[in-house]
Annotation
This is a predicted structure of a 328-nucleotide part of an RNA (large-subunit ribosomal RNA, domain IV) from Ahrensia kielensis DSM 5890. Model confidence (mean pLDDT): 89 of 100. The organism belongs to Ahrensia kielensis, within Bacteria. The sequence was found in a public genome assembly.
Context: one part of a larger RNA
RNA sequence: CUAUGUUGAAGGAACUCGGCAAAUUGCACGCGUAACUUCGGAAGAAGCGUGACCCUUAUUUACGCAAGUAGAUGAGGGUGGCACAGACCAGGGGGUAGCGACUGUUUAUCAAAAACACAGGGCUCUGCGAAGCCGUAAGGCGACGUAUAGGGUCUGACGCCUGCCCGGUGCUGGAAGGUUAAGAGGAGGAGUGCAAGCUCUGAAUUGAAGCCCCAGUAAACGGCGGCCGUAACUAUAACGGUCCUAAGGUAGCGAAAUUCCUUGUCGGGUAAGUUCCGACCUGCACGAAUGGCGUAACGACUUCCCCGCUGUCUCCAACAUAGACUCA
Numbered sequence: 001c002u003a004u005g006u007u008g009a010a011g012g013a014a015c016u017c018g019g020c021a022a023a024u025u026g027c028a029c030g031c032g033u034a035a036c037u038u039c040g041g042a043a044g045a046a047g048c049g050u051g052a053c054c055c056u057u058a059u060u061u062a063c064g065c066a067a068g069u070a071g072a073u074g075a076g077g078g079u080g081g082c083a084c085a086g087a088c089c090a091g092g093g094g095g096u097a098g099c100g101a102c103u104g105u106u107u108a109u110c111a112a113a114a115a116c117a118c119a120g121g122g123c124u125c126u127g128c129g130a131a132g133c134c135g136u137a138a139g140g141c142g143a144c145g146u147a148u149a150g151g152g153u154c155u156g157a158c159g160c161c162u163g164c165c166c167g168g169u170g171c172u173g174g175a176a177g178g179u180u181a182a183g184a185g186g187a188g189g190a191g192u193g194c195a196a197g198c199u200c201u202g203a204a205u206u207g208a209a210g211c212c213c214c215a216g217u218a219a220a221c222g223g224c225g226g227c228c229g230u231a232a233c234u235a236u237a238a239c240g241g242u243c244c245u246a247a248g249g250u251a252g253c254g255a256a257a258u259u260c261c262u263u264g265u266c267g268g269g270u271a272a273g274u275u276c277c278g279a280c281c282u283g284c285a286c287g288a289a290u291g292g293c294g295u296a297a298c299g300a301c302u303u304c305c306c307c308g309c310u311g312u313c314u315c316c317a318a319c320a321u322a323g324a325c326u327c328a
Stems, first nucleotide, its partner, number of pairs: 001323008010314002014312001019309001027051005036041001038157001052079012080084001092307004097302002099299002104116002120155007132141003158294004163224003168221002170217005177212003183206002188201005225243005252286001253283001264280005
């Protein structure tokens, strides 16, 4: 010096991206226990006390005919130690916010999560030799199932809700019309031949799906404006004008896991706070199943704060063991 441990004056997170690591707590019984809540929980919340041994006494369990043996629970009195759940074993706790409801699953070997799944919700396809999938086929799965079933796709407990747009793309429907392949059709034309003929070519007309066209459909893919003026201080604009659009973002939320300017501004917490919490709304560039906003419980998730605790630190020291190093 390295690794693994043990201890430490005073302070106690001043360390650090961050209390990472370590320390604290830890058992049983008794008491006691908040907000919130889906009334189940939260909860071992938090917090407080007792615990060894000896004597006396009471109740009681098992076994036993009994004597008794082995325990359990309570009351009173006493004894010793620095320390009585004496070693080992053995939850630190509380508050706030974000995300995800939850238990689960995952990158075997740098990621366990807010990602996946999930119960629940919606749309859509499928009437059974089902749809869908595998296979050239036979055949098979679906399913020895039958729309309370099976497939696809989106969302993701629960509560309150889920606004407007069908112009584009997609899908569904549409006995009309337009376009339209092969085919049908054969006016006419060409070659050849003495001719009959043969061989070519070929206009009208007819002719499916598709496309055009007409509708519907957004929990289908998706989309959800600009400029100017106006109130008796100022400011602002309930109001008016105008242009464009398929329609111009409703409820709710909002400097947010989304805010560039930005450490926005105000309030709280600190002596001091780019983080945090509560507001404001000027939303660069939230927004309603690519779901919106809440939400008890839960989380080896993430953020901030507090109590306790500590060698994380001020600032390091000593010891133990194994190496390293020197000598044999």